[in-house]
Context: one part of a larger RNA
RNA sequence: GGAUGAACGCUAGCUACAGGCUUAACACAUGCAAGUCGAGGGGUAGCAGGGUAGCAAUACCGCUGACGACCGGCGCACGGGUGAGUAACACGUAUCCAACCUUCCCAUAACUCAGGGAUAGCCUUUCGAAAGAAAGAUUAAUACCCGAUAGUACUUAAGAAAGGCAUCUUUUUUAAGUUAAAGAUUUAUUGGUUAUGGAUGGGGAUGCGUUCCAUUAGAUAGUUGGUGAGGUAACGGCUCACCAAGUCUUCGAUGGAUAGGGGUUCUGAGAGGAAGGUCCCCCACAUUGGUACUGAGACACGGACCAAACUCCUACGGGAGGCAGCAGUGAGGAAUAUUGGUCAAUGGGCGAGAGCCUGAACCAGCCAAGUAGCGUGAAGGAUGAAGGUCCUAUGGAUUGUAAACUUCUUUUAUAGUAGAAUAAAGUGAUCCACGUGUGGAUUUUUGUAUGUAUACUAUGAAUAAGGAUCGGCUAACUCCGUGCCAGCAGCCGCGGUAAUACGGAGGAUCCGAGCGUUAUCC
Numbered sequence: 001g002g003a004u005g006a007a008c009g010c011u012a013g014c015u016a017c018a019g020g021c022u023u024a025a026c027a028c029a030u031g032c033a034a035g036u037c038g039a040g041g042g043g044u045a046g047c048a049g050g051g052u053a054g055c056a057a058u059a060c061c062g063c064u065g066a067c068g069a070c071c072g073g074c075g076c077a078c079g080g081g082u083g084a085g086u087a088a089c090a091c092g093u094a095u096c097c098a099a100c101c102u103u104c105c106c107a108u109a110a111c112u113c114a115g116g117g118a119u120a121g122c123c124u125u126u127c128g129a130a131a132g133a134a135a136g137a138u139u140a141a142u143a144c145c146c147g148a149u150a151g152u153a154c155u156u157a158a159g160a161a162a163g164g165c166a167u168c169u170u171u172u173u174u175a176a177g178u179u180a181a182a183g184a185u186u187u188a189u190u191g192g193u194u195a196u197g198g199a200u201g202g203g204g205a206u207g208c209g210u211u212c213c214a215u216u217a218g219a220u221a222g223u224u225g226g227u228g229a230g231g232u233a234a235c236g237g238c239u240c241a242c243c244a245a246g247u248c249u250u251c252g253a254u255g256g257a258u259a260g261g262g263g264u265u266c267u268g269a270g271a272g273g274a275a276g277g278u279c280c281c282c283c284a285c286a287u288u289g290g291u292a293c294u295g296a297g298a299c300a301c302g303g304a305c306c307a308a309a310c311u312c313c314u315a316c317g318g319g320a321g322g323c324a325g326c327a328g329u330g331a332g333g334a335a336u337a338u339u340g341g342u343c344a345a346u347g348g349g350c351g352a353g354a355g356c357c358u359g360a361a362c363c364a365g366c367c368a369a370g371u372a373g374c375g376u377g378a379a380g381g382a383u384g385a386a387g388g389u390c391c392u393a394u395g396g397a398u399u400g401u402a403a404a405c406u407u408c409u410u411u412u413a414u415a416g417u418a419g420a421a422u423a424a425a426g427u428g429a430u431c432c433a434c435g436u437g438u439g440g441a442u443u444u445u446u447g448u449a450u451g452u453a454u455a456c457u458a459u460g461a462a463u464a465a466g467g468a469u470c471g472g473c474u475a476a477c478u479c480c481g482u483g484c485c486a487g488c489a490g491c492c493g494c495g496g497u498a499a500u501a502c503g504g505a506g507g508a509u510c511c512g513a514g515c516g517u518u519a520u521c522c
Stems, first nucleotide, its partner, number of pairs: 001522004006518005013374005019367002021332001026330003030327003035074003040071002043067002047065003050061004081285003090210008100202002105198008113147001115145002123136005153178011183190003211257003218248003223245008260282004264275004287308005310321004338364001340363003346360001347358004377408004387399005413459006422449001426445001428443007466511005471492003477506005487494002
């Protein structure tokens, strides 16, 4: 000098863009953050409509719109948070899988036949303070099960050809065996099953790279390898039985300490050094430890079970909970924001769609915490005014064109008027084209932020300057006070009676809505 997710002191007009718990992965009141589908199903708790009976009050009817709870499907493994752990194939980069999986999506081919028994809900009853649980009767499905059919799927056996990378791979022939399906409604679609290929996402293996300590020198029994078996989507001591005695290591094993990694960021002429906040990619975690279930995918933040610590409720028998989601509270700390608005846009989930959900996201609020821009007026104006300060003091110097005064402007401010873009689509209606579900045209509808941004008009210099420093380094000097006192100080050092170094004043210098100090890095 530059930089910062900064803090502190003094000061403070506006706008835009970005940023905001670095500490306790400490504990959390409250609300919200993952639902959706009635075009899968039985149905009808509540709401609205309709119908029936009745003079009426009212009662009844799932008949219709819709729909709580329930069965079922898809999603909940994404999105969002945090960096505790991890020195590791975790990450980065390169290669490989002839050792693998992949819901939804796309393409192609074939099929979608025929039956059955349950169960939730509803109803009846019982236990319990609650959380919840049990029994009986009864009912449906795209829930579940049996059967048929099927091959380019799977298993077994026997051949043939081609290729390669060792085990082998691909294609093909024959024989035997095994496994499928679901319907729905507006009748035009959509869904279901099998197989192959693609796309996407994941899993695995390997080379190289990745902090410090030798005041850590030996470490290791599933340990290293083999055979066989089990297990897995798949390879593998991944697991097990048996056999052998290996394996790693001064080119640093083992142990300890520290740490998420990268793209990147800061600095520097570069080489390097330092950092990993925001944004993007990957990993790991979800009070602590462990376990599996479901599923295409989890060993699952707002799922389950067990154990532990903590908190809460209790009728003392027993139960409930997990903000490292968004806000917010306490605590810790030098220190870090609102218990806001909207799904309008972008994106995601479900749905045929309308739509519903979305603290993702987009906006708004707070904070000079950063960067950039703008303003606090401009031109003229000498009697060089008054006042202040200083001096060699009837005078002069300086403050200083500074002020006054004259003319002008109106960014900004205040008031008024007008007033966006962000919207593209989709839905409904009408029409047209090709054609049998697409495309096009017209029209209609949708804006949180927002009466915001912005534009114009009016008023009037009107609403807006400070901070640090002035001995040398280092730009900027005099007077007064103090008298080794009070104090200053980054280093050298100032202060003991003429202090340009302390305190005040005048003046000056630097930066400027900021200026200084502290901390850290280069």

Small-subunit ribosomal RNA, 5' domain from a Bacteroidaceae bacterium, 522 nucleotides, folded computationally. RNAcentral holds the full RNA, with entries from SILVA. It matches the Rfam family "Bacterial small subunit ribosomal RNA". Gene Ontology terms of the family: structural constituent of ribosome and ribosome.